[in-house]
RNA sequence: GAGUCGGCCAGGCAGUCGCGGCGCGUGCGCGCGUCGAGGAAAGUCCGGGCUCCGCAGGGCAGGGUGCCAGGUAACGCCUGGGGGGCGUGAGCCCACGGAAAGUGCCACAGAAAACAUACCGCCCAAGCAUCGCAAGAUGCCGGCAAGGGUGAAAAGGUGCGGUAAGAGCGCACCGCGCGGAUGGCAACAUGCCGCGGCACGGUAAACCCCACCCGGAGCAAGACCAAAUAGGGGAACGGGUGGCUUCUGGCCACGACGCGCGGCCCGCGCGAGUUCCCGGGUAGGUUGCUUGAGGCGCAUGGUGACAUGCGACCCAGAUGAAUGGCUGCCCACGACAGAACCCGGCUUAACGGCCGGCUC
RNA sequence: GGGCCGUUAGCUCAAUUGGCAGAGCAAGGGACUCUUAAUCCCUAGGUUGGAGGUUCGAUUCCUCCACGGCUCACCA
Repeated sequence: GAGUCGGCCAGGCAGUCGCGGCGCGUGCGCGCGUCGAGGAAAGUCCGGGCUCCGCAGGGCAGGGUGCCAGGUAACGCCUGGGGGGCGUGAGCCCACGGAAAGUGCCACAGAAAACAUACCGCCCAAGCAUCGCAAGAUGCCGGCAAGGGUGAAAAGGUGCGGUAAGAGCGCACCGCGCGGAUGGCAACAUGCCGCGGCACGGUAAACCCCACCCGGAGCAAGACCAAAUAGGGGAACGGGUGGCUUCUGGCCACGACGCGCGGCCCGCGCGAGUUCCCGGGUAGGUUGCUUGAGGCGCAUGGUGACAUGCGACCCAGAUGAAUGGCUGCCCACGACAGAACCCGGCUUAACGGCCGGCUC
Repeated sequence: GGGCCGUUAGCUCAAUUGGCAGAGCAAGGGACUCUUAAUCCCUAGGUUGGAGGUUCGAUUCCUCCACGGCUCACCA
């Protein structure tokens, strides 16, 4: 100098005028003190807490995740490791289970697109025919898959042997598959041993298979208080069976009927009412609301994510919704952007600055 | 605040096992007509909202963004 990884900051100071929460004082006008946006508060893409619903039990359907081990309240997140790829390197990237369970698809081109095939090409060794005294030539029947060509993809690669020409046809090396051994918790690995001439095209962000996970809705969830209005009117359908009774009615039991059901079924619960129309009321207040899987410091354990212990700390809670305006000075001239129940992540946006590790 | 949906030619919409992006109206040119309309013939017009990925191949499958729409007629 170039690069790479991790962490932190997010203009500062002073004055002045304002705004919201809380506390104190008060002469109820207000005054004083204190606190007052983010690393993404965003997208709403995942996971959880909390609340209600039918207490969420089983099966089917549906959805999600997908190398291994660990962390965590949980995760699609994080850490460590394995495998593959990129980079000289530090380091970075990967939806990374299964295609020898099955099904589907692979347009166009091409001979052939998956039980392989034969357009050009190579070969006429065997057989047959013709010519020839013969060597041989030509053709038929055929053989081959090395070479050419098509395609995104053409059924192991190189070499030697072999052959009529060829070919894992044979052999050596490389690759591949299967089994074992060894190492590792495992994924997986191997200058190891044996077997197999090779039987395996691609696609699962196609259906599917395997393993694991998932009930639904969301703080406008939900709860309470006050006021007002109403506890109505009409229509349709139904009012089962048994028992009791004070018998146009009422009560109890059963339940095959109906309803709850949030995709369906089982299961569970409830019940004589159910549905529709008309009319009336409802967007007041309080709560949920911010002390929390909380951040900070130290110590210990761990490679690490993280966990445990101790110490001190309180750091927005609005509900037409506060966190701002002006002036002065300084500098590196200030980006993206603003809470709305709360956390853990991911992703996206973004002017710059500082610190540390490492590489060339 | 939460929840849900959409984006293809100028406009309204199609496009299914992923395989050449189409139709109607509108636009331009021509024919017919004295002229216009209607009718007939022809033509142009596409970053399938954007970027990335899977695949030989993406409007279609996956991911991330952008824009727009739906409010007691999605939820008080």
This is a predicted complex of two RNAs, RNase P RNA and transfer RNA, with 436 nucleotides together. Model confidence (mean pLDDT): 77 of 100. Rfam match: Bacterial RNase P class A. Gene Ontology terms of the family: tRNA processing, dimeric ribonuclease P complex and ribonuclease P activity.